Predicted 3D model of a 379-nucleotide RNA (Bacterial RNase P class A) from a Polyangiaceae bacterium. Its Rfam family is "Bacterial RNase P class A". The family's RNA type in Rfam is ribozyme. The coordinates come from a structure-prediction model, not an experiment, and the mean pLDDT is 76. The sequence was found by an Rfam model in a public genome assembly. Taxonomically the source falls in Polyangiaceae (Bacteria, Myxococcota, Polyangia, Polyangiales).
[in-house]
RNA sequence: CGAGGCUGCCAAGGCGUUCGCCCGGACCGAUCGGUCCGGGAGGAAAGUCCGGGCUCCGCAGGGCAGGAUGCCGGGCAACACCCGGUGGGGGUAACCCCGAGGACAGUGCAACAGAGAACAAACCGCCCGCCUCCACUUGGAUCGCGGGUAAGGGUGAAACGGCGGUGUAAGAGACCACCACUCGCCCGGCAACGAGCGAGGUAUGGCAAACCCCAUCCGGAGCAAGGCCAAGUAAAGGGACGCCUGAGGAUCGCCCGUCCGAGUCCCAGGGUUGGCUGCUCGAGGCGCGUGGCAACACGCGUCCCAGAUGAAUGAUCGCCGCGCGGCGUCAGGCGACUGACACCGCGAACAGAACCCGGCUUAUUGGCCGCCUCGACCA
Numbered sequence: 001c002g003a004g005g006c007u008g009c010c011a012a013g014g015c016g017u018u019c020g021c022c023c024g025g026a027c028c029g030a031u032c033g034g035u036c037c038g039g040g041a042g043g044a045a046a047g048u049c050c051g052g053g054c055u056c057c058g059c060a061g062g063g064c065a066g067g068a069u070g071c072c073g074g075g076c077a078a079c080a081c082c083c084g085g086u087g088g089g090g091g092u093a094a095c096c097c098c099g100a101g102g103a104c105a106g107u108g109c110a111a112c113a114g115a116g117a118a119c120a121a122a123c124c125g126c127c128c129g130c131c132u133c134c135a136c137u138u139g140g141a142u143c144g145c146g147g148g149u150a151a152g153g154g155u156g157a158a159a160c161g162g163c164g165g166u167g168u169a170a171g172a173g174a175c176c177a178c179c180a181c182u183c184g185c186c187c188g189g190c191a192a193c194g195a196g197c198g199a200g201g202u203a204u205g206g207c208a209a210a211c212c213c214c215a216u217c218c219g220g221a222g223c224a225a226g227g228c229c230a231a232g233u234a235a236a237g238g239g240a241c242g243c244c245u246g247a248g249g250a251u252c253g254c255c256c257g258u259c260c261g262a263g264u265c266c267c268a269g270g271g272u273u274g275g276c277u278g279c280u281c282g283a284g285g286c287g288c289g290u291g292g293c294a295a296c297a298c299g300c301g302u303c304c305c306a307g308a309u310g311a312a313u314g315a316u317c318g319c320c321g322c323g324c325g326g327c328g329u330c331a332g333g334c335g336a337c338u339g340a341c342a343c344c345g346c347g348a349a350c351a352g353a354a355c356c357c358g359g360c361u362u363a364u365u366g367g368c369c370g371c372c373u374c375g376a377c378c379a
Base pairs, nucleotide, nucleotide: 001375002374003373004372005371006370008368009367010366011365013320014319015318016317018315019314021040022039023038024037025036026035027034028033042350046361047360049359050358051357052356053355054222055221056220057219061256062255063254064253066218067217068216069215070214071085072084073083074082075081086100087098088097089096090095101213102212106211107210108207109206123153124152125149126148127147128146129145130144132141133140134139161179162178164176165175166174180202181200182199183198184197185196187194188193226277227276228275229274237267238266239265240264241263248260249259250258284303285302286301287300288299289298290297291296322347323346324345325344326343328341329340330339331338332337
């Protein structure tokens, strides 16, 4: 200098003029309202995909169904999240990714091609024998038949361990060494797992993000939850079941159990769709310290940072700031280049809270610091 990898952070704003909003506080006014002070969208507010806080349901009790998770350890209020590790895959590497329990409980799937797709199989081949012909010491050639073979070739996503030998008529774990696999011992580790040693020729494979099996976990509904106030209404109805011999109900569904229970349920119709609250002080933000590889925890200090309700946070002008580009000057450097200043031009993405919080996913503009890997050059 180039090409990569991994965090973390920042910015589209600040100040002022003129107007226009919402909330909180203080003062004045006392119907309305006025003045001053302070504050007023996001990293994703999006998706509504997980997990909770909170609210309600007397049973939230048991079971089935259903759903979720799936290597080990840790974090957290909790999680399908985060951190660390183990195993596997990718990359020269820094690093990145993972659908990570079980295929010998059972069922199922693998088109086409191929001999054959799971306790299999012989298409091309290889070897032996017979037959025919030539040669004749061995032997060679063609067709056919019989036997042996699964190492070579082919088909396929995948073909019944891999590789190098021994052996054989030719071959084959048939045998041997190494690797792989299974079992045992021992060592390290909380563990997943790993290293070493020994024994055994040991193979009926793949898919469970196919159904399934195993282990663990799970009440439900949701701020349109819920609470309070105000207002309002028919010349008012129909049907079924029931009143302790029990109708009906108890927040997904079904069963059991338990409890409440005198009126319930169904159909059709009328009235109200108003206001207040919930509503923002939090598993809160920031700084420092301690512990920990880390996620994070603890301690101390400090700050209050939207609460709208058809839905506020805006408009205009000026200056400064940010990013990109052009040109010029100065400084550093061997050079490639780097930095500062001035001038001119251009630009600013994705996108708006609605009870709150922790995550994940998706959309997106421009940059900065740091660390690490690889390559080239110079010293």